[in-house]
RNA sequence: GGGCGUAUAGCUCAGUUGGUUAGAGCACCUGCCUUACAAGCAGGGGGUCAGAAGUUCGAAUCUUCUUACGCCCACCA
Numbered sequence: 001g002g003g004c005g006u007a008u009a010g011c012u013c014a015g016u017u018g019g020u021u022a023g024a025g026c027a028c029c030u031g032c033c034u035u036a037c038a039a040g041c042a043g044g045g046g047g048u049c050a051g052a053a054g055u056u057c058g059a060a061u062c063u064u065c066u067u068a069c070g071c072c073c074a075c076c077a
Base pairs, nucleotide, nucleotide: 001073002072003071004070005069006068007067010026011025012024013023019057028044029043030042031041032040050066051065052064053063054062
């Protein structure tokens, strides 16, 4: 230098052909239970979907550029 992949909640991830309100598990908070803790049960908070622009009536999803990380190839000696 070229190609490919990943980026969504604190963490690990899902999200179907672009369609009505963005989800799960763990973690966190509250209550119940317990002498107490854990486990269990019930409820709750937390996201501008890496950043920017574009297409569209409508974008986490499609296109382009950028950033970070990973892999492969090339170059150099």